[in-house]
Context: one part of a larger RNA
RNA sequence: GGACGAACGCUGGCGGCGUGCCUAAUACAUGCAAGUCGAGCGAGGGUCUUCGGACCCUAGCGGCGGACGGGUGAGUAACACGUGGGGAACCUGGCACAGAGUGGGGGAUAACGCCUGGAAACGGGUGCUAAUUCCGCAUAGGCUCUUUCUUUGCAUGAAGAGAGAGGGAAAGGCGCUAUGGCGCUGCUCUGUGAUGGCCCCGCGGCGCAUUAGCUAGUUGGGUGGGGUAAUGGCCUCCCAAGGCGACGAUGCGUAGCCGACCUGAGAGGGUGACCGGCCACACUGGGACUGAGACACGGCCCAGACUCCUACGGGAGGCAGCAGUAGGGAAUCUUCCGCAAUGGGCGAAAGCCUGACGGAGCAACGCCGUGUGAAUGAAGACGGUCUUCGGAUUGUAAAGUUCUGUCAUUGGGGACGAAGAGACAGGAGAAGGAAUGCUCUUGUGGAGACGGUACCCAAGGAGGAAGCCCCGGCUAACUACGUGCCAGCAGCCGCGGUAAUACGUAGGGGGCGAGCGUUGUCC
Numbered sequence: 001g002g003a004c005g006a007a008c009g010c011u012g013g014c015g016g017c018g019u020g021c022c023u024a025a026u027a028c029a030u031g032c033a034a035g036u037c038g039a040g041c042g043a044g045g046g047u048c049u050u051c052g053g054a055c056c057c058u059a060g061c062g063g064c065g066g067a068c069g070g071g072u073g074a075g076u077a078a079c080a081c082g083u084g085g086g087g088a089a090c091c092u093g094g095c096a097c098a099g100a101g102u103g104g105g106g107g108a109u110a111a112c113g114c115c116u117g118g119a120a121a122c123g124g125g126u127g128c129u130a131a132u133u134c135c136g137c138a139u140a141g142g143c144u145c146u147u148u149c150u151u152u153g154c155a156u157g158a159a160g161a162g163a164g165a166g167g168g169a170a171a172g173g174c175g176c177u178a179u180g181g182c183g184c185u186g187c188u189c190u191g192u193g194a195u196g197g198c199c200c201c202g203c204g205g206c207g208c209a210u211u212a213g214c215u216a217g218u219u220g221g222g223u224g225g226g227g228u229a230a231u232g233g234c235c236u237c238c239c240a241a242g243g244c245g246a247c248g249a250u251g252c253g254u255a256g257c258c259g260a261c262c263u264g265a266g267a268g269g270g271u272g273a274c275c276g277g278c279c280a281c282a283c284u285g286g287g288a289c290u291g292a293g294a295c296a297c298g299g300c301c302c303a304g305a306c307u308c309c310u311a312c313g314g315g316a317g318g319c320a321g322c323a324g325u326a327g328g329g330a331a332u333c334u335u336c337c338g339c340a341a342u343g344g345g346c347g348a349a350a351g352c353c354u355g356a357c358g359g360a361g362c363a364a365c366g367c368c369g370u371g372u373g374a375a376u377g378a379a380g381a382c383g384g385u386c387u388u389c390g391g392a393u394u395g396u397a398a399a400g401u402u403c404u405g406u407c408a409u410u411g412g413g414g415a416c417g418a419a420g421a422g423a424c425a426g427g428a429g430a431a432g433g434a435a436u437g438c439u440c441u442u443g444u445g446g447a448g449a450c451g452g453u454a455c456c457c458a459a460g461g462a463g464g465a466a467g468c469c470c471c472g473g474c475u476a477a478c479u480a481c482g483u484g485c486c487a488g489c490a491g492c493c494g495c496g497g498u499a500a501u502a503c504g505u506a507g508g509g510g511g512c513g514a515g516c517g518u519u520g521u522c523c
Stems, first nucleotide, its partner, number of pairs: 001523004006519005013370006019363002021328001026326003030323003035064003040061002043058006071281003081204007090197002095193008103137001105135002112127006143166010172185005206253003213244003219241001221239002224236003256278004260271004283304005306317004334360001336359003342356001343354004373403004383394004407464001409459005417450001423444007467512005472493003478507005488495002
């Protein structure tokens, strides 16, 4: 000199864009943060009714989603991360493309009714019922196993063709109809892709040697077996005894890693807030279930600590989601608005949900912009300070005169962000007997949290808007008084003991300016 997620002191006009618990991964009151589908299903209720029905609501069964999104950095020195390369012994819901199919039966159960236990949480018995719930059957290319042949390879094998055996699918709904079907959307099987996951190797980034030996399945290897989607000591019986290590094993300490960020001419050094990628965690420890995917933040079970309710028998809970509270601390914000935009979940859609997100609020915490007026004005006024008492300086500074109107204030007008997307109505096109539908196209009117905000116009009046640090040298800037090794200053050198440009105050001056200094940390 630069930088900061900063803090502290004095001061503080406005706007834009960012940033904001670095400490206790401490404990949490309250509200919200993951639902949705009635075009899968039965039931109950409500409104209207032309009594045919139409519409709406919901607890339950069922489906999809709660493995994403959001938070934190505790643990982790590790193939966790980064990078380069490789692998196959594998899985992959939804999505894209392609092929084939969607036949025919059966059995339950919640809801509900009745009885009943419990303070509650939550149940128990019995009876009934549906489905895109569950279970057989049929059909099925491919799949698995065995085997034959051909090609290829050093080989385990690989590819192709044939034969035999094995076990194995499905679900409907809505619309239209000329009642024959058709369309849309689902469902099942298969292949390919995409995406995500899986594995291996090399290299890279840390402190201590006052840590030198470590390791019998957290050890290297082999046969067999188990397990997994799959490889593998991942697990296990047995076998032999290996494997790692001064090129630093093992131990201890510290730490999420990177893109990047800061600094520096660079080499390098430091950091890992915000934003993006990966990892790990979700009160602490352990475990599995479901599922395409979890060993699962707002799921389940067990144990523990803690808190709460209780009728003492027993129950409930988990903010490292958004706000917010207490505590800790030098220190870090609103219990705000909206789903209008972007994105996500569900749904055919309308739409619903979304503390993701979009915004507003608070804070000079940072960066940037801008204002606090402009021109003129010498009797060089008054006052202050100094003085050699002549004067000098403050100083064109003020006053005065002439203007301007940024910002702020008040009043008026007033957006972009919205794609007229989806929806509705009309037209055209291809297939089709037709209609709905599909594709293209034209038209229609509704939807903005921010926000009466940005921006524009007008009004009045210089009116409402300047401080902080320093002045001995380094280092830009000097005098007077007070004090008298006192009080005090200080980054270093050092000032102060009666003429202190170094302490305190004043006048003057220098620097920066809505900031200025101090402290801390890094280069």
Small-subunit ribosomal RNA, 5' domain from an uncultured bacterium, 523 nucleotides, folded computationally. The coordinates come from a structure-prediction model, not an experiment, and the mean pLDDT is 81.